[in-house]
The prediction has a mean pLDDT of 77. This is a predicted structure of a 66-nucleotide RNA (Fluoride riboswitch aptamer (crcB RNA motif)) from a Phycisphaerales bacterium. It was read from a public genome assembly, where an Rfam model found it.

RNA sequence: AAAUUCAAAGGUGGUGGAGUUCGCCUGAAACCGCUCUGUGAAUGAGCCAAUAACUCCUGUCGGGCC
Numbered sequence: 001a002a003a004u005u006c007a008a009a010g011g012u013g014g015u016g017g018a019g020u021u022c023g024c025c026u027g028a029a030a031c032c033g034c035u036c037u038g039u040g041a042a043u044g045a046g047c048c049a050a051u052a053a054c055u056c057c058u059g060u061c062g063g064g065c066c
Stems, first nucleotide, its partner, number of pairs: 009026005016057006033047004
């Protein structure tokens, strides 16, 4: 100096905040939803969802009551 492994830490798991747990990535990567159209890419149209999972809060949508 380089490579690998482990720990810690950080980032991340399709829209916000927090807690707990799990996964993935780590000097760059993980990650960046689905359906239809289209050879493909791109473009266009449509759909679900504030969770990776559970819980709470906030926001949004629908219904009912006062």